[in-house]
């Protein structure tokens, strides 16, 4: 001197996933989110099998798996915009059933991790006697 581990505080990122009381092993709210479910309209064949369908960026093509591609995502530590390359492109759940859908029911409210380059505008902010 570098590297790593672990612990605490700040800070930042993905997410809808924050916060706030209480008689605190548990509850009641709460920022923000999902789903069901009329008329019109839409769909025209379904009522068990090649089933549908819902959350999500996370679809879809191909393989026997792999791998490779791809709709789509999101990050570079003031903020926002835009290109290019690099990275993700998973996984969960309903349970025979659900197109949209007022009124009007149901539920979620975690969980994980630390800043990729490269070029442009434009804004905030600071700093100076200007």
């Nucleotide at each position: 001197a570098u590297a790593g581990a672990u612990u605490u505080a700040a800070g930042g990122c993905u997410g809808a996933a924050u916060c706030u009381c209480c008689a605190c092993a548990g509850g009641a709210g709460u920022a923000c989110g999902g789903a069901g479910g009329a008329a019109c309209c839409a769909a025209u064949u379904a009522u068990a099998a090649c089933g549908g369908g819902g959350c999500u960026a996370a679809u879809c093509c191909c393989u026997g798996a792999g791998a490779g591609g791809u709709a789509g995502g999101g990050u570079u530590c003031c903020c926002u915009a835009u290109u290019u390359u690099a990275c993700c492109g998973a996984g969960c759940c309903c349970g025979u059933c659900a197109g949209c859908u007022a009124a009007c029911u149901c539920c979620g409210g975690a969980a994980g991790c630390c800043u990729a380059a490269a070029a442009u505008a434009g804004g905030a902010g600071g700093a100076u006697a200007a």